[in-house]
Context: one part of a larger RNA
Molecule: large-subunit ribosomal RNA, domain II
Organism: marine metagenome
RNA sequence: GUCUACGAGUUAGUGUCUGUGGCAAGCUUAAGCGCUUUUGGUGCGUAGGCGUAGCGAAAGCGAGUCCGAAUAGGGCGACCAUAGUCGCAGGCGCUAGACCCGAAACGGAGGUGACCUACCCAUGGCCAGGUUGAAGCAUCGGUAAAACGAUGUGGAGGACCGAACCGGUACAGGUUGAAAACUGUUCGGAUGAGCUGUGGGUCGGAGUGAAAGGCUAAUCAAACCCCGUGAUAGCUGGUUCUCCUCGAAAUGCAUUUAGGUGCAGCGUCGCGUGCUUACCCUCGGGGGUAGAGCACUGAAUGAGCUAGGGCCCAUACCAGGGUACCAAACUCAACUAAACUCCGAAUACCGGGGGGUGGAACGCGGCAGUGAGACUGCGGGGGAUAAGCUUCGUAGUCGAAAGGGAAACAGCCCAGAUCAGCAGCUAAGGUGCCUAAAUAGUGCUCAGUGGAAAGGAGGUGGGAUUUCAUAGACAGUGAGGAUGUUGGCUUAGAAGCAGCCACCAUUUAAACAAAGCGUAACAGCUGACUCAUCGAGAGAUCCUGCGCCGAAAAUGAUUGGCGAUAAGCACUAUACCGAAGCUCUGGAUGCACAGCUUGCUGUGCGUGGUAGAGGAGCGUUCUCAACACCUUGAAGCCUUAAGGCGACUGAUGGUGGAGCGUUGAGAAGUGAGUAUGUAGAC
Repeated sequence: GUCUACGAGUUAGUGUCUGUGGCAAGCUUAAGCGCUUUUGGUGCGUAGGCGUAGCGAAAGCGAGUCCGAAUAGGGCGACCAUAGUCGCAGGCGCUAGACCCGAAACGGAGGUGACCUACCCAUGGCCAGGUUGAAGCAUCGGUAAAACGAUGUGGAGGACCGAACCGGUACAGGUUGAAAACUGUUCGGAUGAGCUGUGGGUCGGAGUGAAAGGCUAAUCAAACCCCGUGAUAGCUGGUUCUCCUCGAAAUGCAUUUAGGUGCAGCGUCGCGUGCUUACCCUCGGGGGUAGAGCACUGAAUGAGCUAGGGCCCAUACCAGGGUACCAAACUCAACUAAACUCCGAAUACCGGGGGGUGGAACGCGGCAGUGAGACUGCGGGGGAUAAGCUUCGUAGUCGAAAGGGAAACAGCCCAGAUCAGCAGCUAAGGUGCCUAAAUAGUGCUCAGUGGAAAGGAGGUGGGAUUUCAUAGACAGUGAGGAUGUUGGCUUAGAAGCAGCCACCAUUUAAACAAAGCGUAACAGCUGACUCAUCGAGAGAUCCUGCGCCGAAAAUGAUUGGCGAUAAGCACUAUACCGAAGCUCUGGAUGCACAGCUUGCUGUGCGUGGUAGAGGAGCGUUCUCAACACCUUGAAGCCUUAAGGCGACUGAUGGUGGAGCGUUGAGAAGUGAGUAUGUAGAC
């Protein structure tokens, strides 16, 4: 893991609601006792309980009563009258383990453990071999004597090297191991605070600890066993047959509250009210949002005017002059604001009237679930006008929604699946092939743009404005482009062309005291400007359609692919394809209505669905009653025809060899795939 079996809302008491039955202003017995056909039934039993009257803390009074001085006023009651109570069954609450499994823990003057390990006590044992060579002593030297030195002797040491022994440094292997800590190599200690045998001692908030929260029997920040104990678990997981009807929420307020709960909201079921409702039309309202505006309050730019200040000039002082400086107030112009408003919508909201019979509304009651939401569009806040970000409002979808489209793709687009059909029409989206379905027309694009941005550019189509032009434009070509003059200053030089100043005049068809290149300075080459040649359009700006560049990433690329110059883009027209949408035919079922031969027929509208509410059934075991079946073969098992929407029922045949079913009631140890479920088998 699979298979088989087992495995989770129960029982008691009590409260409340619903259904049903008995009796009814009443209803009912409890313990106990009697009888009996004795797990049972029946009778007696009126103690008690609930109801029939309330008010007050109470005494108490009473259709009233309490507060009060009150006859006032108010609170709670009474009224027209009123229904209760006891069973049975079911829903839910409460008390109990209370749907099942699950802690880590806590408590016990309950117990078991020091055969592991920590420390201690008593008594024993063990440490190959090699090395070093302390003190002391002896002799010699030495000294006045010592000290001291040398040689020998000697054999000290938490001394040295290194086996046994004790340990466990590094690496490798092992990692469902040979082993729940090992093996190999390597390494530390090895006469000591050494190692070790045997016996003994100390323990659970306690021991022991050369101290690591270490160790106390593979268990230690409080051992193990038993008991309290089914501890508690706002947490996780699981919770077993079928069909039908309706169908949520992820919000508000509060919370030692935020993943829990209470009340409300939203769902369902029942009863009541009976058109009140959503929505639509119409009429009447208030508003200060979008926008806009600058009249207020602020922000902020330029100009003018002009206080004050700065700076300069001038100045003994007092006065004064200038100002391309800063700048209040004021004026003009152009702007700006969530916390500005002289203004001011669309919507929304409130109210009156009309329509509106809807799985509408409103009220009361039973039972819930939800209170983690997600994305998209629109309006905002936070953030960086970031986030598949966060937080509000509003609408939709998902959630709880399948189907078609978007290649694939909860939240986007279309559209809401009762069932069946080898029938039809459409939506979004599509119609070269993959792949169902297409043709015609007018334009655009040349980039495979389509199938990446700011920004950049004589790409190209369309539109607009404007300038020049047969008195000859634009471009090209030919010619001219001069003189005073090398203007003056400056300068080594400055001659159109370093720089400063001026920028005149003359001759001309025209020609700059020169727009650019150039020289040391000149020179030289172009340009402006003019003529000729040529002969019809040329230039500038703006708006707009489609393209171009911008374009670098790590395995092989991508409009889904192939491919296509349309099979790309824009527009027009007409077809077609395309869904579980709509239609058609037949069936099922819910609700409403109608009809009658009162359980059927017809008509209309419905029938996606998680949490959840409600309804109707199937099956299992047992009990009672009635009725069947069975050795001419019961149950079970194999086989399947057939029936039922389904849970299921079940003929025949085989096997099997003794019980078993149907109907009507009743009672439950009543349905398995999931709980890292339990047991067994493989």